[in-house]
RNA sequence: GCGAUCUUAGCUCAGUGGGAGAGCGCUACCUUGACACGGUAGAGGUCACAAGUUCAAUCCUUGUAGGUCGCACCA
Numbered sequence: 001g002c003g004a005u006c007u008u009a010g011c012u013c014a015g016u017g018g019g020a021g022a023g024c025g026c027u028a029c030c031u032u033g034a035c036a037c038g039g040u041a042g043a044g045g046u047c048a049c050a051a052g053u054u055c056a057a058u059c060c061u062u063g064u065a066g067g068u069c070g071c072a073c074c075a
Base pairs, nucleotide, nucleotide: 001071002070003069004068005067006066007065010024011023012022013021018055026042027041028040029039030038048064049063050062051061052060
């Protein structure tokens, strides 16, 4: 340099045009003499960024940035 793929909650990930979610973690309460386990409730998100298509975009298209992998180059 070329190609593919990924970017969603603190972490690991699902979702694939119309309600943003799960597990773990965190907070409060219940339970206990206390802790752990368990239960209930809650907080936490510009869905990487920008533009476009659409009545409507996390989802489709284009560009940008970053990560991973492969290929090429390496005097």